[in-house]
Context: one part of a larger RNA
RNA sequence: UCACGGUUAAGGAACUCGGCAAAUUAACCCUGUAACUUCGGGAAAAGGGGUGCCCCGAGCAAUCGGGGCCGCAGAGAAAUGGCUCAGGCGACUGUUUAUCAAAAACACAUGGCUAUGCUAAAUCGAAAGAUAAUGUAUAUGGCCUGACACCUGCCCGGUGCUGGAAGGUUAAGAGGGGAUGUCAUCGUAAGAGAAGCAUUGAAUCGAAGCCCCAGUAAACGGCGGCCGUAACUAUAACGGUCCUAAGGUAGCGAAAUUCCUUGUCGGGUAAGUUCCGACCUGCACGAAUGGUGUAACGAUCUGAGCACUGUCUCAACCGUGAGCUCG
Numbered sequence: 001u002c003a004c005g006g007u008u009a010a011g012g013a014a015c016u017c018g019g020c021a022a023a024u025u026a027a028c029c030c031u032g033u034a035a036c037u038u039c040g041g042g043a044a045a046a047g048g049g050g051u052g053c054c055c056c057g058a059g060c061a062a063u064c065g066g067g068g069c070c071g072c073a074g075a076g077a078a079a080u081g082g083c084u085c086a087g088g089c090g091a092c093u094g095u096u097u098a099u100c101a102a103a104a105a106c107a108c109a110u111g112g113c114u115a116u117g118c119u120a121a122a123u124c125g126a127a128a129g130a131u132a133a134u135g136u137a138u139a140u141g142g143c144c145u146g147a148c149a150c151c152u153g154c155c156c157g158g159u160g161c162u163g164g165a166a167g168g169u170u171a172a173g174a175g176g177g178g179a180u181g182u183c184a185u186c187g188u189a190a191g192a193g194a195a196g197c198a199u200u201g202a203a204u205c206g207a208a209g210c211c212c213c214a215g216u217a218a219a220c221g222g223c224g225g226c227c228g229u230a231a232c233u234a235u236a237a238c239g240g241u242c243c244u245a246a247g248g249u250a251g252c253g254a255a256a257u258u259c260c261u262u263g264u265c266g267g268g269u270a271a272g273u274u275c276c277g278a279c280c281u282g283c284a285c286g287a288a289u290g291g292u293g294u295a296a297c298g299a300u301c302u303g304a305g306c307a308c309u310g311u312c313u314c315a316a317c318c319g320u321g322a323g324c325u326c327g
Stems, first nucleotide, its partner, number of pairs: 001322008010313002014311001019308001027051005036041001038147001052069007070074001082306007089298002094106002111144006122131003148293004153223003158220002160216005167211003173205002178200005185192002224242005251285001252282001263279005
């Protein structure tokens, strides 16, 4: 000097990103217990008191009542919840990155959409076959949401899916007008050229798909701009105009989302870029990619307080081990 363990005057978070770490609390009995609430909880809420030994009495006993005694200390050691308030997120118990992340991520009960009528859909497999399932739509598969309460608005123009079949386009195939090569033959020659064989091939017929017509958003997704206007001013219930498939409804809102921003006001502090309550000017919330609330729950995250303390003011001492110096 370091590590581990222990004690500490006065103060008590002044430490620090942050009470990290440590301390406090702790068992049992009695008492007492708020907001809120899904009436189950919250709750061991919080808070307060007691606990040893001896004698007597009661009692079957456990135990209770009365009297007394000792210590600084009676759950005499060890083990053994600190508590409260407010907010975010996720309803909850659960699961996860074996070896840096346990969470707000995953799952979940609930809700919805969708496929599938059984030789089911879906999946594996060249196939046979198997799973689904020795099940049968109150079933099975896929996708999304994520208890519960109140709700879930508008848009089908684009993409997807479903349905439709009149017309357009359209493959293989069918078809074979014609063309070419060869060659009998004709012709003095130039050339013409049957049949056959071979090469090529026009018109025409020809499915799904696509174009097309509808439906569908708890399918993928989307949900405007400019100008003017009220008898102070300001603002604009109102009007005009352009564009769109439709122009964001309810609710929430400087938010896990707000750039400007430490927005403004209020609260808490002597002092608060965090926190809580409001406002709304939402750069760039918003309704099952769910919206807003919410009791209970959480080794969750954020802010505040009480208690408590060597976290600190500010350091000291003790024990054990290591290091260092000397031998």

Predicted 3D model of a 327-nucleotide part of an RNA (large-subunit ribosomal RNA, domain IV) from an uncultured Bacteroidota bacterium. It was read from a public genome assembly. Its mean pLDDT, the model's own confidence on a scale to 100, is 88. Rfam family: Bacterial large subunit ribosomal RNA.